Predicted 3D model of a 73-nucleotide RNA (transfer RNA) from a Candidatus Nealsonbacteria bacterium. The prediction has a mean pLDDT of 81. The sequence was found in a public genome assembly. Rfam family: tRNA. The family's RNA type in Rfam is transfer RNA. Gene Ontology term of the family: triplet codon-amino acid adaptor activity.
[in-house]
């Protein structure tokens, strides 16, 4: 300098071809226990990396940028 893959709750990742976003861990809180762990229930947390477009509607399609891998020159 070009290809190409990524950027979604604190982490780690879904989210089947555009219909108002979820899981596992952690993190409250609550039950089990004499506690503690474990186990069982329940909360609390992201409007999707930032601009724009295109739509009746976009994490999901186009575009520019930024930033992470990776390959080439």
């Nucleotide at each position: 300098g070009g290809g190409c893959c990524g950027u979604u709750a604190g982490c780690u990742c879904a989210u089947u071809u555009g219909g108002u976003a979820g899981a596992g861990c952690a993190u409250c809180c609550g039950g089990u226990u004499u506690g503690c762990a474990u186990c069982c229930g329940g909360a609390a947390g992201g409007c999707g990396g930032c601009g724009a477009g295109u739509u009746c509607g976009a994490a999901u399609c186009u575009c520019g940028c930024a930033c992470g891998g990776u390959c080439c020159a």